[in-house]
Context: one part of a larger RNA
RNA sequence: CUGACUGGGGGAUGGCUCGGCUCGAGAGCUGAUGAAGGUCGUGACAAGCUGCGAUAAGCUACGGGGAGGCGCAUGAAUGCCUUGGAUCCGUAGGUCGCCUAAUAGGACCUCCUGACGCAAGUCGUCAUUCCCAGAUAUACAUGGGAAAGGGAACCCACCGAAUUGAAGCAUCUUAGUAGGGCGAGGAACAGAAAUCAAACGAGAUUCCGUUAGUAGUGGCGAAUGAACACGGAAUAGAACAAACCGAAUCCGCUUGGGAAACCUUGUGGAGAUGUGGGGUAUGGAUCACCUAUCGUCUAAAUUCACGAAGCAGAAGUCGAUCUGGAACGACGUACCAUAGAGGGUGAAAGUCCCGUAUGCGUAGUGAACAUGACCAAGUGGUGAAUCCUGAGUAGCGUGCGUUGGAUAUCGCGCGUGAAUGUGGGAGGCAUAAACUUCCAAUUCUAAAUACAACUCGAGACCGAUAGUUGACCAGUAGUGUGAACGAAAGUUGAAAAGUAUCCUGAGAGGGAUGUGAAAAGAACCUGAAACCAGUUAGGG
Numbered sequence: 001c002u003g004a005c006u007g008g009g010g011g012a013u014g015g016c017u018c019g020g021c022u023c024g025a026g027a028g029c030u031g032a033u034g035a036a037g038g039u040c041g042u043g044a045c046a047a048g049c050u051g052c053g054a055u056a057a058g059c060u061a062c063g064g065g066g067a068g069g070c071g072c073a074u075g076a077a078u079g080c081c082u083u084g085g086a087u088c089c090g091u092a093g094g095u096c097g098c099c100u101a102a103u104a105g106g107a108c109c110u111c112c113u114g115a116c117g118c119a120a121g122u123c124g125u126c127a128u129u130c131c132c133a134g135a136u137a138u139a140c141a142u143g144g145g146a147a148a149g150g151g152a153a154c155c156c157a158c159c160g161a162a163u164u165g166a167a168g169c170a171u172c173u174u175a176g177u178a179g180g181g182c183g184a185g186g187a188a189c190a191g192a193a194a195u196c197a198a199a200c201g202a203g204a205u206u207c208c209g210u211u212a213g214u215a216g217u218g219g220c221g222a223a224u225g226a227a228c229a230c231g232g233a234a235u236a237g238a239a240c241a242a243a244c245c246g247a248a249u250c251c252g253c254u255u256g257g258g259a260a261a262c263c264u265u266g267u268g269g270a271g272a273u274g275u276g277g278g279g280u281a282u283g284g285a286u287c288a289c290c291u292a293u294c295g296u297c298u299a300a301a302u303u304c305a306c307g308a309a310g311c312a313g314a315a316g317u318c319g320a321u322c323u324g325g326a327a328c329g330a331c332g333u334a335c336c337a338u339a340g341a342g343g344g345u346g347a348a349a350g351u352c353c354c355g356u357a358u359g360c361g362u363a364g365u366g367a368a369c370a371u372g373a374c375c376a377a378g379u380g381g382u383g384a385a386u387c388c389u390g391a392g393u394a395g396c397g398u399g400c401g402u403u404g405g406a407u408a409u410c411g412c413g414c415g416u417g418a419a420u421g422u423g424g425g426a427g428g429c430a431u432a433a434a435c436u437u438c439c440a441a442u443u444c445u446a447a448a449u450a451c452a453a454c455u456c457g458a459g460a461c462c463g464a465u466a467g468u469u470g471a472c473c474a475g476u477a478g479u480g481u482g483a484a485c486g487a488a489a490g491u492u493g494a495a496a497a498g499u500a501u502c503c504u505g506a507g508a509g510g511g512a513u514g515u516g517a518a519a520a521g522a523a524c525c526u527g528a529a530a531c532c533a534g535u536u537a538g539g540g
Stems, first nucleotide, its partner, number of pairs: 001538008014525001015491002019462002021459006028451001029150002037099003040053003045075001048072002059093006068081003104113003114126004128147006154185001155183001158180002165172001169219001195202002206233004216224002237444003240390001244277002248275001249270005256263002283388003286384005295374003302368005310360003316333001317349001318332002321330002334351002336340001342354003395416007423439005478485002498524001501512004
């Protein structure tokens, strides 16, 4: 020096998984009755987590359940509860310190200081803004009510970049994106044609596919970019203003009845600047003639479905068999199956345990239904053509933004400014006529759609340098003045049986002995390589 071997060292690999990831389904708001989130407390012993709140790992009631319990947490010793039904599970209540929208005033290391009421207190009230009532002067007292804050993403509208691309750059693009602040809900928005279409017709909105990278827009550069029609998902239509009638109406408190709908009594108020009826494009009102008899609400009782915690749920622990530490394995021989999904049990179990298929289930939730209430003189058709049908609106000019919208998108500012059904809008330049189609300037509306904080299920997803940053007390330890950044870290064994006793040693440790199938000995499954030491063989 090389090889081999024996150890150390190290923690790869293999196996495992109380965690993740993705998809699907369900369910979807919360708060002054003080939230979300924190802080401080709370246990016999108690530092942390979890739970809870001075009634403090808990109190009460009801329901479930049925033998052991006093959380994670396996403890010496001392205790306690429990078949008079505990622990535990579900539902409903009670308690719920302090900070926090924080709201009596103030403060900002979760604290300090008041006033009023009451006999007193450990009780209650006292913020701001808006609305209503109120004697009434529209001021101030007084009484009643609402709002605020939070929420993973989704949604509506508002404000709104730049890097970038154009191989430079300014219009353009990135992009109405990121970001900001506002508001709402379990969805939001939109929505029942003054819409499309094209000489045929369709028939609210939303979403998906397609039309189509088409028609277009565009320093016609880079780029950008619809609609009609068609195929699907899901389907639902209503209410006012006005004409006409003119108080026929409604609300608060209150008496009585009723399960409720509703009826009823008294009193005060709203309302002629119009409550109520009627009516809304298939136009309506009014008038004339002919003609039919409906609709709405409640849901006690009843029935059905779902259904918190939960209940029932088949069949070998067969063999004096074999191996083994252990049978769930082998051999032999049986049984169940609307159950051979899955998990556990000392190895691989349909028949050992939990379960599974299936069936049941109280509280509660939902649906149907009148034997209960309310409403009604009107409903449909024909005719007459008297009345009504949304104004600083439609339209036009001009300037901006926006759009694929080009002269022909949508919106805004300024100016101007109609008509009234013999009327008006639209039909991608304008104008005129014809034709087609619809009826603006008022309002509401489920579903199909979006999201994924929450619950459940599944996976030709990961398996500890992977999968979430986080399988473990992690947004922790730690870093930064701060905004913010941000780890590492899983595994004894079937069972602690976690090594009594002896020797050595200051101890740690080691050696006997013992446990165990095996030391697997807690620096604990397996235990690779680098690296280190020793032994041995060969060579120099």
Molecule: large-subunit ribosomal RNA, domain I
Organism: marine eukaryotic metagenome